[in-house]
Context: one part of a larger RNA
């Protein structure tokens, strides 16, 4: 010069867009932040009814999701990451094919009853549904096979035409593992390794493998830096530069690691699981002392700790996510909006005329010069604020109504297209538009010896003080203070930290 996720001093008028705990992976009151389905099941409650029974809600079983999405960067010097390959795998939902979906059966919630217990909570007995569990049939292109033969499945629901349900083979998608090559400093770390290196055998795994075991061999890495040790999440990326390079890894995307610490597993298609289970530890909380409950590195917000970083706001209206046939329900993801001149970017704080060179004010060689066309005065304009009326797109599927197309016997129902019609908005009465009114409400801050663009005066006298490097100050100081004046740059403008 340039940049910043700043920050400090001094000022501060408006918008747009952005961006906001870099420290304590400290500790965390409190409200949220993942539920849905009654079209899987029986119950209970309420309405309505003389009743059959029908609405609504649901606590419990059962299903799907809670493995996304959202936090953060402790750890990690690694096949984590990045880039190129590779062959021994697995995938709920989704697509596309074949085929089936038959008969049975015991149970346990929930309720009722008696306990326990201060609470969490829990025991025993009794009853009972299912798409919850169980048997049995049925059996290939599926799995084993000694090639004879052997094993393996379902679930129903209604409104009757769908949704499901299992089997099997494909297909995407995703993830699982293997290898080249790349990846920070220290040699005041030179030697390191015994499941260690490789073979066999047998486990185990979704799979390949010392993945593990048990023999048996004695191997495998290393000055092309091994092992130890600091250090550090990697990458697109960004920052500087002409370029090579050099820093750096905040907002955005892509991986990977983590979720009081340490361990473990278990359920699943998928976790060794943030807001699940279990065990151990630290705190912290409740107790009737025997026991018990909790984990914000989710989105607000406290305390702390800092030079320093926000609102305990709105809405699901739009985009995406879970459930559901659907109505819908949830969604602190997102969209918005609230405070911060943190940054960029764009406006504005008037504009024209005006020499009596007005007054004040600094300066003088006392004659003036400057401040200064600067203000006053005239004459205009009104942006942005403020005020007074209009007033959006973002919102079109979903949904009725007609129609054409599949499909069927069908005009039924379902899919699909066109045309139509209606309802939806947190942001918001916001953007914009439109009036009327008044120059009226809006300029600072740093410099001023040289580098450097700006210079007299007064006070001070090696004192106060300045300073980025020279260096300035000891009685005439363009260098300390202070005013005039004047230079930069402006809603900023200077300092400080790291960085080209």
């Nucleotide at each position: 010069g340039a940049a910043c996720g700043a920050a400090c001093g001094c000022u501060g008028g408006c918008g747009g867009c952005a961006g906001g705990c870099u420290u304590a992976a400290c500790a965390c009151a409190u409200g949220c932040a993942a539920g849905u389905c009654g079209a899987a099941c029986g119950g209970a409650u309420g309405u309505a009814g003389c009743a059959a029974u029908a609405c609504a809600u649901u606590a419990g079983u059962g299903g799907c999701g809670c493995a996304c999405g959202g936090g953060u960067g402790a750890g990690u010097a690694a096949c984590g990451c990045g880039u190129g390959g590779g062959a021994a795998c697995g995938u709920g939902c989704c697509c596309u094919u074949a085929g089936g979906u038959a008969c049975g059966g015991a149970a346990c919630a929930a309720c009722c009853u008696c306990g326990g217990g201060a609470a969490a909570c829990u025991g025993a007995g009794g009853c009972u549904a299912a798409u919850a569990c169980c048997g049995u049939a049925u059996a290939a292109u599926a799995u084993c096979u000694u090639c004879g033969g052997a094993u393996c499945a379902a679930a129903g629901a209604u409104u009757u035409a769908u949704c499901g349900c299992c089997u099997a083979a494909g297909g995407a998608u995703c993830g699982g593992c293997c290898c080249g090559c790349g990846u920070u400093g220290g040699a005041u770390u030179a030697g390191g390794u015994a499941g260690u290196u490789g073979g066999u055998g047998a486990g185990g795994u979704a799979a390949a493998g010392g993945c593990u075991u048990a023999c048996c061999a004695a191997g495998g890495c290393g000055a092309c830096g091994a092992u130890c040790u600091g250090u550090a999440g990697c990458g697109g990326g960004u920052c500087u530069g002409a370029g090579a390079g050099g820093a750096u890894g905040a907002u955005c995307c892509g991986c990977c690691a983590c979720a009081c610490u340490g361990g473990a597993a278990c359920u699943g298609a998928g976790a060794c699981a943030c807001g699940g289970u279990c065990c151990a530890g630290a705190c912290u909380c409740c107790u009737a002392c025997g026991g018990g409950a909790g984990g914000c590195a989710g989105c607000a917000g406290u305390g702390g700790g800092g030079a320093a970083u926000u609102u305990u706001g709105g809405a699901c209206a739009a985009u995406g996510g879970g459930g559901g046939c659907a109505a819908c329900c949830c969604u602190g993801a997102u969209c918005c909006a609230g405070c911060c001149a943190u940054g960029c970017c764009g406006c504005g704080u008037g504009a024209g005329u005006g020499a009596a060179g007005a007054a004040g004010g600094c300066c003088u060689u006392c004659g003036g010069g400057u401040u200064g066309u600067a203000a006053a005065g005239c004459u205009c304009u009104u942006u942005c604020g403020g005020c007074c009326g209009g007033g959006a797109a973002g919102a079109a599927a979903u949904c009725g109504c007609a129609u054409g197309g599949g499909u069927g016997a069908a005009u039924a129902c379902c899919c699909u297209g066109u045309g139509u019609g209606g309802a939806u908005g947190a942001c918001g009465g916001u953007a914009c538009c439109g009036g009327a009114a008044c120059a009226a409400g809006a300029a600072g801050c740093a410099c001023c010896g040289g580098c450097u663009a700006a210079c007299u005066a007064c006070g001070u006298g090696c004192c106060a003080g300045c300073a980025g490097c020279c260096g300035c100050g000891g009685u005439a100081a363009u260098a300390c203070g202070u005013a005039g004046g004047g230079u930069g740059c402006g809603a900023g403008c200077g300092u400080u930290a790291a960085u080209c």